Context: one part of a larger RNA
RNA sequence: UGACGGGGGCCCGCACAAGCGGUGGAGUAUGUGGUUUAAUUCGACGCAACGCGAAGAACCUUACCAGGUCUUGACAUUGACUGCAAUCCCGAGAAAUCGGGAGUUCCCUUCGGGGACAGGAAAACAGGUGGUGCACGGCUGUCGUCAGCUCGUGUCGUGAGAUGUUGGGUUAAGUCCCGCAACGAGCGCAACCCCUAUCUUAUGUUGCCAGCACGUAAUGGUGGGAACUCAUGAGAGACCGCCGCGGACAACGCGGAGGAAGGCGGGGAUGACGUCAAGUCAUCAUGCCCCUUAUGACCUGGGCUACACACGUACUACAAUGGGCUUUAAUAGAGGGAAGCAAAACCGCGAGGUGGAGCAAACCCCAGAAACAAGCUCUCAGUUCGGAUUGCAGGCUGCAACUCGCCUGCAUGAAGUCGGAAUCGCUAGUAAUCGCAGGUCAGCAUACUGCGGUGAAUACGUUCCCGGGCCUUGUACA
Numbered sequence: 001u002g003a004c005g006g007g008g009g010c011c012c013g014c015a016c017a018a019g020c021g022g023u024g025g026a027g028u029a030u031g032u033g034g035u036u037u038a039a040u041u042c043g044a045c046g047c048a049a050c051g052c053g054a055a056g057a058a059c060c061u062u063a064c065c066a067g068g069u070c071u072u073g074a075c076a077u078u079g080a081c082u083g084c085a086a087u088c089c090c091g092a093g094a095a096a097u098c099g100g101g102a103g104u105u106c107c108c109u110u111c112g113g114g115g116a117c118a119g120g121a122a123a124a125c126a127g128g129u130g131g132u133g134c135a136c137g138g139c140u141g142u143c144g145u146c147a148g149c150u151c152g153u154g155u156c157g158u159g160a161g162a163u164g165u166u167g168g169g170u171u172a173a174g175u176c177c178c179g180c181a182a183c184g185a186g187c188g189c190a191a192c193c194c195c196u197a198u199c200u201u202a203u204g205u206u207g208c209c210a211g212c213a214c215g216u217a218a219u220g221g222u223g224g225g226a227a228c229u230c231a232u233g234a235g236a237g238a239c240c241g242c243c244g245c246g247g248a249c250a251a252c253g254c255g256g257a258g259g260a261a262g263g264c265g266g267g268g269a270u271g272a273c274g275u276c277a278a279g280u281c282a283u284c285a286u287g288c289c290c291c292u293u294a295u296g297a298c299c300u301g302g303g304c305u306a307c308a309c310a311c312g313u314a315c316u317a318c319a320a321u322g323g324g325c326u327u328u329a330a331u332a333g334a335g336g337g338a339a340g341c342a343a344a345a346c347c348g349c350g351a352g353g354u355g356g357a358g359c360a361a362a363c364c365c366c367a368g369a370a371a372c373a374a375g376c377u378c379u380c381a382g383u384u385c386g387g388a389u390u391g392c393a394g395g396c397u398g399c400a401a402c403u404c405g406c407c408u409g410c411a412u413g414a415a416g417u418c419g420g421a422a423u424c425g426c427u428a429g430u431a432a433u434c435g436c437a438g439g440u441c442a443g444c445a446u447a448c449u450g451c452g453g454u455g456a457a458u459a460c461g462u463u464c465c466c467g468g469g470c471c472u473u474g475u476a477c478a
C1' cells in the first nucleotide's frame, strides 16, 4: 500500500421488512446429470452451466455409429495431354457409383489458337467441427450503470509511498459547494443520440369527415373539405426558472403556484481502470502439435428423440372471482407478405379442400383479438373440474412422417382437492392476468423476441440476512 475481521462509524440496493404472485407436490414440454447404447456428436457447471450455443435434429442439417465406397481427392492454385459440357434413356446397386446408348453448346479470333467448361498422368499440395481458450486475436459474460480508476507539476517522506481523491455539507453520482500544500488534467458520472408524454407549424394520399350537398339495404360510398384524428418533417416546452421556508449570504433540501409534464418526467442505447489463467480453437481468424489409401471425402440406414432414476426452467391444472353453451359483438397495438399473403363464394362436423378477386401494400391479405359484457345452465362432486394416456377414422407439409412431425373428429378419460424443508420474481401502467404478431421455418413453439388490453397490494423502518461504496482500527497474510 492492499486484502481480510463472527472490529467500529456513515450510506446504498426488491438486500431484509410490508405486500402480491409463484417454484418445491401432480401431469406434460424442454434442458442437464446419470445410466444404457454400435452411436446415443461436441461445448457450457455456484451466482455468471442446465427452454444455454440451437432464430426451430424425419433425409439434409450432422460434427456421432454401422455398412458400402474414393485416394491430387467434395473444395483452391499451377499443370504436360485430351476433349467438348449440360441433359435424357436402359441395365446393376440401398445409394454413392459403375457399364452401355442417345446427344452435342457458348464467347473472342490475326483461323494458328485463346477463354468458359469437362476429363486427366506425375507432382507441389488440398482437407481435418483432430488437440491445446493454461500459447493467442476478436467477441462475450460478471462484479456493475457500482462510482469509482488514474496522470502531470509541486510539496512531504531515506524509501515503499503519501498528498491531490481526506475533512464539513450535499447528490442518483469523485454531483456540486465550502475548507485545505496543493494546483490542474484524463478515463468514467451527467449532457449530447433514439422512443414516449403536451402544444405550434408545414403538407394532406392510400389516412381523416366537423360543416355543405348527392346517394345507398349498409359503408367517407361520391362531390367536396383541410377543421379534427393520424402520418411525416421542422420547432416550442422543464431550467429549482418563479414564490415561501430551512441552510453557511453556498451547494442543496422541503412546500406552493403555474403547467400536458416538476425536481434525473418514463423507457432505451451507452458498461471507466480492472477482476474471475471466467467462456469461446465447434462462428471466424491464428501459433504450435497431430492425421495424410485417413483423424480427409462420398453415400444408404441408424443415432443426437434411448430410460430403474435425480435436478433446473416452463406450460396446464386442481375449480364457482369457475366450467360449458348462446348472443351483441365492442374495443387494440405492433408486425409479416411475391417460389409470398390470399378475400368473396362453394364443399366438409372439423383439420382442410376447390377457387382465385386484390395486393411489392397507411390501399389488398394474414385478421375472427382474447380476457370483458348480457342471458341460460352446472351446485361442490374427482364433478358438465382436469385433461394425460390409449384406440379408431381422417387432414396437411414433404422423394419420404416406422424409428421420429403437426393438426382434426369420435371414443377413452390418468394423476391432481393448492403442495414438507426450502426457495424465486416484482415498487406502477409495475406485479398479476388476457390474447396478438414476428424471427427461425417445406412442415413443426408450452421456447424466444416484441406488441398492446384489463390492472392491483405494500414499503413502519434499516436491528438482522446478502451484495456493494467511503472513512477508520487490528493483523503472525501478500
Stems, first nucleotide, its partner, number of pairs: 001478002003475003007472007015462002019426005026316008034307002042053002064302007073125001077124002081119003087102006106115003127291002130289003137284001138280003141276001143274001148187006154163003167178003193268004198236007208225002212223003239262001242256005318419001322378006335366003340359002345354003385416001390411007432454007
This is a predicted structure of a 478-nucleotide part of an RNA (small-subunit ribosomal RNA, 3' major domain) from a wastewater metagenome. The full RNA is in RNAcentral, with records from SILVA.